The prediction has a mean pLDDT of 77.
c-di-AMP riboswitch aptamer (ydaO/yuaA leader) from Waterburya agarophytonicola KI4, 140 nucleotides, folded computationally.
[in-house]
RNA sequence: GAGUUCAGUCAGCCUAGUUCUAUAGUCAGAUAUAGAAGCGGGGGAACCAAUACAGGGGGCGUAUUUCUACUAUAGGUAGUCAGGGACAUCUCUCAGUCCUAGCCCGUCAGCUAACCUCGUCGGCAUUGAGAGGAGAUUGA
Numbered sequence: 001g002a003g004u005u006c007a008g009u010c011a012g013c014c015u016a017g018u019u020c021u022a023u024a025g026u027c028a029g030a031u032a033u034a035g036a037a038g039c040g041g042g043g044g045a046a047c048c049a050a051u052a053c054a055g056g057g058g059g060c061g062u063a064u065u066u067c068u069a070c071u072a073u074a075g076g077u078a079g080u081c082a083g084g085g086a087c088a089u090c091u092c093u094c095a096g097u098c099c100u101a102g103c104c105c106g107u108c109a110g111c112u113a114a115c116c117u118c119g120u121c122g123g124c125a126u127u128g129a130g131a132g133g134a135g136a137u138u139g140a
Stems, first nucleotide, its partner, number of pairs: 005140006012124003018037007038120006048110001056108001057105004064082001067079005083100005089133007
């Protein structure tokens, strides 16, 4: 120095929402502007599908469905049955806990190659058990 085994510690989470470059700024940063990569969304042929059309219709998103009661209706509120989503390195299983919102287009959009176009915010602080896999570091 390398390899193997064992043991301890560490790694932040949701979301597409991250990284880099240049300029300005600064002691350094934060920040602003411009651009690129990555990731995500929308529009958009043929073929296929659909046969609708204003009581509209559609999109992002886990955020939808059945039923009951209150409310004058729309809507809202409370619950209920199913479905969907999250829980801290990754995957699966079991149990447990929680969430099931909000916003947009504006009469218009199925799928959809080329092509066109938009976003890259915001919010948080970790439930355990079993099996399997991969890193960093310390010790033997």

Record summary: The sequence was found by an Rfam model in a public genome assembly. It matches the Rfam family "c-di-AMP riboswitch aptamer (ydaO/yuaA leader)". From the family's description: This family represents a conserved RNA structure found upstream of the ydaO and yuaA genes in Bacillus subtilis and related genes in other bacteria. The ydaO/yuaA element is thought to act as a genetic 'off' switch for the ydaO and yuaA genes in its native state. It is believed that the element may be triggered during osmotic shock leading to activation of ydaO, a predicted amino acid transporter gene, and members of the yuaA-yubG operon which code for KtrA and KtrB K+ transporters.